[in-house]
RNA sequence: GCCCCCAUCGUCUAGUGGACUAGGACACCGGCUUUUCAUGCCGGCGACUGGGGUUCGAAUCCCCAUGGGGGUGCCA
Numbered sequence: 001g002c003c004c005c006c007a008u009c010g011u012c013u014a015g016u017g018g019a020c021u022a023g024g025a026c027a028c029c030g031g032c033u034u035u036u037c038a039u040g041c042c043g044g045c046g047a048c049u050g051g052g053g054u055u056c057g058a059a060u061c062c063c064c065a066u067g068g069g070g071g072u073g074c075c076a
Stems, first nucleotide, its partner, number of pairs: 001072007010026004018056001028044005049065005
C1' cells in the first nucleotide's frame, strides 16, 4: 500500500428496513424487606462513532471520514 471484519447505556450484549421516543444483564442511585450487612423485590438513571446518500421510513442498506482488530506484499 491492498483486502476483510468490527464500532449501540459505565461494562457486556440483543437488533438482519416499519413491532425502536432502541430491549436485556451487571454496575450505579432511590425505596421496600432485614436488628445490621448481604440476598431478594420494586423503581430510576443511562447508548446507536461523525458526516452525507437511498427510502414513505435507517441502529439496520450504500459512500466518505475517524478509531480498533485481523490477513497479505514485490507480482505482471